Predicted 3D model of a 372-nucleotide RNA (Bacterial RNase P class A) from a Sedimenticolaceae bacterium.
The gene name in the source record is rnpB.
Rfam family: Bacterial RNase P class A. Gene Ontology terms of the family: tRNA processing, dimeric ribonuclease P complex and ribonuclease P activity. Rfam classes the family as a ribozyme.
NCBI's taxonomy places the organism under Bacteria, Pseudomonadati, Pseudomonadota, Gammaproteobacteria, Sedimenticolaceae.
The RNAcentral record of the sequence draws on ENA.
The coordinates come from a structure-prediction model, not an experiment, and the mean pLDDT is 79.
């Protein structure tokens, strides 16, 4: 200087006018003061957990979820730290990584064979079959050598596939093969380390029925449901519901003051009577709707600063309080500098993942180049 990695932070400043809204003060009828007002993700609701009703002796099935080890937390599918494994020189990244011999299913297509094995080219001695227009002998009937073919052996090679029954080498054979035998793998056991996954080392086994469980399934843990529109609380009009108390006469019905007709009564039109038109009255209550309070923001809190622990986190002490709206506030508009400004906006609350995001800082480490 030049590429890369891995972690932290930052998200336009300042000033000034005018609104918005939470609390607190004075005035108390409008108002004036003070003070706080969105994020790293307030998102996506995808995982845990508080809080809150319902529900629940316990206990099983049944669904779901997680799945190498320790450890952190309330908890968790998250974080740390470490093992395997795989990529990259490297710093460093990626990894649902429990069982395939409990059963069950795939395993396209190519290929003999995709799993109780099998054998397309290939390669190969003897014996035994058959065949020959070769050679040799022949008592001419034929033997006996050769080739060629069958049937037997082989699973080195070669084809096929994403995978084909361990791999390399040697020795072995008619060709071959774990048939031996070194080495590597693997498996069983044993020692050494290390809390553990797991890693080193012997030793014994010639080798075991390839792959897939993000396919069902099998083992191991875990986990009741629904969610602030949870839930308490207050509570109007009107219309119902429920008690109690009054309810004149007559007739008729009826288990019943249960209906219903007429007079009367009371309202309403009307100056008044008639007529019309409507009706049981009064008191007390339960639940519910509008609506309004509350749940609501002091809480696994936030800063610093010591101890612990490689870390995540944990303890101790000192300091602060940092949004709470409810048709829903956190805004507009001037100046002025800059690098001209990205994704985006809380709605019970926290911890995590995940995804969106212009620009900029800062630090650790790692490779390459050159100079000294």
């Nucleotide at each position: 200087g030049g590429a890369g990695u891995c972690g932290g932070c930052c998200g336009g400043a300042u000033g000034g006018u005018c609104g918005c809204u939470g609390c607190c003060c004075c005035g108390u009828u409008u108002g004036g003061g003070g003070u706080g007002g969105a994020g790293g993700a307030a998102a996506g609701u995808c995982c845990g957990g508080g809080c809150u009703c319902c529900a629940u002796u316990g206990g099983a099935c049944a669904g779901g979820g997680u799945g190498c080890c320790a450890g952190g937390u309330a908890a968790c599918g998250c974080c740390u730290g470490g093992g395997g494994g795989g990529c990259g020189u490297g710093a460093g990244c990626c990894u649902a990584c429990g069982g395939a011999a409990a059963g069950u299913g795939c395993c396209a297509c190519a290929g003999a064979a995709a799993a109780u094995a099998u054998a397309c080219c290939g390669c190969c001695a003897a014996a035994c079959c058959c065949a020959u227009a070769g050679c040799u002998c022949u008592c001419c009937g034929g033997a006996g050598c050769a080739u060629g073919g069958g049937c037997g052996g082989u699973a080195a090679g070669g084809g096929u596939g994403a995978a084909a029954u361990g791999g390399u080498g040697u020795g072995g054979u008619a060709a071959g093969a774990g048939c031996g035998c070194a080495c590597c793998g693997c498996g069983u056991u044993g020692c050494u380390g290390g809390u553990a996954a797991c890693a080193g080392u012997g030793a014994c086994g010639g080798c075991a029925g390839g792959g897939c469980a993000a396919a069902c399934c099998c083992c191991a843990c875990c986990c009741g449901g629904a969610g602030c529109a949870a839930g308490a609380c207050c509570a109007a009009a009107u219309a119902g519901g429920g008690g109690g108390a009054c309810g004149g006469g007559c007739g008729g019905u009826u288990g019943a003051u249960u209906c219903c007709g007429c007079c009367a009564c009371g309202c309403g039109u009307g100056g008044u009577c008639c007529g019309c038109g409507c009706g049981g009255u009064c008191c007390c209550u339960g639940g519910g709707u509008a609506g309004g309070u509350u749940g609501c923001u002091u809480g696994a809190g936030a800063u610093g600063u010591g101890c612990g622990g490689c870390g995540a986190c944990g303890c101790a002490c000192a300091u602060c309080c940092c949004a709470g709206a409810u048709g829903a506030a956190u805004g507009a508009c001037c100046a002025u500098c800059c690098u001209c400004g990205a994704c985006a906006g809380a709605a019970c609350c926290c911890g995590g993942c995940u995804u969106a995001c212009a620009g900029g800082c800062c630090g650790g480490c790692u490779c390459c180049c050159u100079c000294u």